[in-house]
RNA sequence: CCGUGCUAGACGGGGAGGUAGCGGUGCCCUGUACCCACAAGCCGCUGUAGUGGGGUCGAACUCCCUCCCGAGGUUUAUUCCCUGUGGGGUCCGGCCGUGAUAAGUGGUGAAGAGGACCGGGUCCCGCGCAAUGGAAACUUCCGAACCCCGCCAGGUCCGGAAGGAAGCAACGGUAAGGAAGCCCUUCCAUGUGCCGCGGGGUAGCCUGGUCGGAGCUAACUAUCACGGUAACGCCCGGAGGGAAAAAUCGACGGAGGGUGCACGG
Numbered sequence: 001c002c003g004u005g006c007u008a009g010a011c012g013g014g015g016a017g018g019u020a021g022c023g024g025u026g027c028c029c030u031g032u033a034c035c036c037a038c039a040a041g042c043c044g045c046u047g048u049a050g051u052g053g054g055g056u057c058g059a060a061c062u063c064c065c066u067c068c069c070g071a072g073g074u075u076u077a078u079u080c081c082c083u084g085u086g087g088g089g090u091c092c093g094g095c096c097g098u099g100a101u102a103a104g105u106g107g108u109g110a111a112g113a114g115g116a117c118c119g120g121g122u123c124c125c126g127c128g129c130a131a132u133g134g135a136a137a138c139u140u141c142c143g144a145a146c147c148c149c150g151c152c153a154g155g156u157c158c159g160g161a162a163g164g165a166a167g168c169a170a171c172g173g174u175a176a177g178g179a180a181g182c183c184c185u186u187c188c189a190u191g192u193g194c195c196g197c198g199g200g201g202u203a204g205c206c207u208g209g210u211c212g213g214a215g216c217u218a219a220c221u222a223u224c225a226c227g228g229u230a231a232c233g234c235c236c237g238g239a240g241g242g243a244a245a246a247a248u249c250g251a252c253g254g255a256g257g258g259u260g261c262a263c264g265g
Stems, first nucleotide, its partner, number of pairs: 001265006009057003012030004020046005034054005063258006072249005078244006085237004091233001093232001094229008103221003106217003115211008123200006129193002131190006138181005148173003156165003
């Protein structure tokens, strides 16, 4: 090196799912690849491959390893967008309030601003006047069976008589009290007054005057500060939808490398 017979091995692989994990049955991809039986509330395995039986090829186109490519699958730790939702109160954000400034707009001001000074009112106290109301006083009237007054018929009492005494009713009057009148007098009060006088007080408002001679105001815009709010922006979570990227597995294919035993010549 050749031949014969064998052996390892091959006769598909992969993804998701499922599983403690793995292989298979069912789904999907790749693309053509022995046969039969079994398997989803399943069939097996526990370490590399479904389990059981049969068949073919067989050390290389075919087996093994590494790398490349990458069909397809899966995922969302990542970034972004949208829509709900929970929370925050850090923001030259937004909105609201307060204060400041006075650059702009407006208003006001030489028919005189701001300011200063002198008054008056508004406020408080006292007094007066008036009004209203009340009380008293005043005037008139009424007003006591007896226990008020006067005068006291009749009657009564004392007295020999002259005479005297008490005293009811009637009549006249009066007290307490009541009624009316009067607003002449006094006192008190007041949700009273285009009223008057004196004093006080405040500087807020209104108003008059004098000085003086150009500002004043802060409504809007603007800027700043402080406080608040949380619809929105913003920030931090979580949910759903979408996009981009990424991660992961990876068929087919390509490249490189590796792999026997026995006998005979």

A computed fold for a 265-nucleotide RNA from a Thermosediminibacteraceae bacterium, annotated as Bacterial large signal recognition particle RNA. Of the family's consensus pairs, 94% are formed in the model. The prediction has a mean pLDDT of 75. It matches the Rfam family "Bacterial large signal recognition particle RNA". Rfam describes the family as follows. The signal recognition particle (SRP) is a universally conserved ribonucleoprotein involved in the co-translational targeting of proteins to membranes. The family is grouped with related families in Rfam's "SRP clan".